[in-house]
RNA sequence: CCGUGCUAGGCGGGGGGCUCGGGGUCCCCUAUACCGGAAACCCUCGAUACGCCGGGCUGACUACCCGUCCGCGGCCUUUGUGGGACCGGGCAGCCCCCGGUAAGCAGCGUUGAUGGUCGGGUCCUGCGCGACCUGGAGCCGUGAACCCGGUCAGGCCCGGAAGGGAGCAGCCGUAAGCGGUGUACCGAGUGCGCCGCGGGAGUGCCCGGCCGGAGCCGGCUGCCGGGAAAGCGACGGCCGCGCAGAGGUCCAGGACGGGGCGCACGG
Numbered sequence: 001c002c003g004u005g006c007u008a009g010g011c012g013g014g015g016g017g018c019u020c021g022g023g024g025u026c027c028c029c030u031a032u033a034c035c036g037g038a039a040a041c042c043c044u045c046g047a048u049a050c051g052c053c054g055g056g057c058u059g060a061c062u063a064c065c066c067g068u069c070c071g072c073g074g075c076c077u078u079u080g081u082g083g084g085a086c087c088g089g090g091c092a093g094c095c096c097c098c099g100g101u102a103a104g105c106a107g108c109g110u111u112g113a114u115g116g117u118c119g120g121g122u123c124c125u126g127c128g129c130g131a132c133c134u135g136g137a138g139c140c141g142u143g144a145a146c147c148c149g150g151u152c153a154g155g156c157c158c159g160g161a162a163g164g165g166a167g168c169a170g171c172c173g174u175a176a177g178c179g180g181u182g183u184a185c186c187g188a189g190u191g192c193g194c195c196g197c198g199g200g201a202g203u204g205c206c207c208g209g210c211c212g213g214a215g216c217c218g219g220c221u222g223c224c225g226g227g228a229a230a231g232c233g234a235c236g237g238c239c240g241c242g243c244a245g246a247g248g249u250c251c252a253g254g255a256c257g258g259g260g261c262g263c264a265c266g267g
Base pairs, nucleotide, nucleotide: 001267002266003265004264005263006262009058010057011056012030013029014028015027016026020046021045022044023043024042034055035054036053037052064259065258066257067256068255069254070253073250074249075248076247077246078245079244080243081242082241084239086237087236088235091233093232094231096227097226098225099224100223101222103221104220105219107216108215115211116210117209118208119207120206121205122204123200124199125198126197127196128195129193130192131190132189134187135186136185138181139180140179141178142177148173149172150171151170156165157164158163
């Protein structure tokens, strides 16, 4: 140095999380690196901890160890910034309310504003009229077996007769009562009136006449003052999230350099 058979080893690693701590199941990164099984109030271990159970492949060679550089990704601290959730005091900027002002806009005004004066209406009251309601008069109808009237057939009574008398039914009428009408007549009443007449109150509002001759109003904006505290905003506190910067820490992977590379048998 070569061959055969073994053994150690290898068949991924890292960050976060969990844990007293190591590893795994979980999430993520790198990346392509055997198979099966259990594992979150979990599984397996104890600084000799860098997993457990069963199977397979490879095997002293790429493996393994050390140093430098590059470097995916994660974690921690801090600063700034953007946006968000919650809490607070009550700051009073917005929003809201009240008062004032009249600079601007709108509206009214020489077809005459504010104002002054006169009259009328609106308000109160008396009377009248009307309306409505009610009672009555009046009018119409009805209304009595007998105990209302008239006329009373028939029949009855008196009489010698002439004649006289009472009187039912029927017919006519009427009383109380009942019903209707009740605009026009009389009386009473009223949550009534586009009515009439008189008196009063009052100057608020409306209408009109006259005087006079340029303002009036306060709807919107602006300005001034006051109020309120629900919301928005601002302020203060606190907690996540995103982005950027700084510092620290653990690092997959890659590049370079160095170290190291077992046992048995045979040639």